Notes
This is a predicted structure of a 76-nucleotide RNA (transfer RNA) from candidate division WOR-1 bacterium RIFOXYB2_FULL_46_45. The sequence was found in a public genome assembly. Rfam family: tRNA. Rfam's curators write: Transfer RNA (tRNA) molecules are approximately 80 nucleotides in length. Rfam classes the family as a transfer RNA. Its mean pLDDT, the model's own confidence on a scale to 100, is 81.
[in-house]
RNA sequence: GACCGGCUAGCUCAGGUGGUAGAGCAUCUGCCUUUUAAGCAGGGGGUCCUGGGUUCGAAUCCCAGGCCGGUCACCA
Numbered sequence: 001g002a003c004c005g006g007c008u009a010g011c012u013c014a015g016g017u018g019g020u021a022g023a024g025c026a027u028c029u030g031c032c033u034u035u036u037a038a039g040c041a042g043g044g045g046g047u048c049c050u051g052g053g054u055u056c057g058a059a060u061c062c063c064a065g066g067c068c069g070g071u072c073a074c075c076a
Base pairs, nucleotide, nucleotide: 001072002071003070004069005068006067007066010025011024012023013022019056027043028042029041030040031039033037049065050064051063052062053061
């Protein structure tokens, strides 16, 4: 440098065909029990990497950029 994949909650990740963003764990509250803790119920938590475009409507489609990982090439 070229190509491929990825970026969504604190962490790990889902999210056919564009139509109100989700799960597990963690955290908070309550209940309960055999109480260093476990179980059950509920709550809070999001600029969907950034900026544009298309569209009535974009996490999703298109363009440009950023970051991470990989393959190849170049150099040696």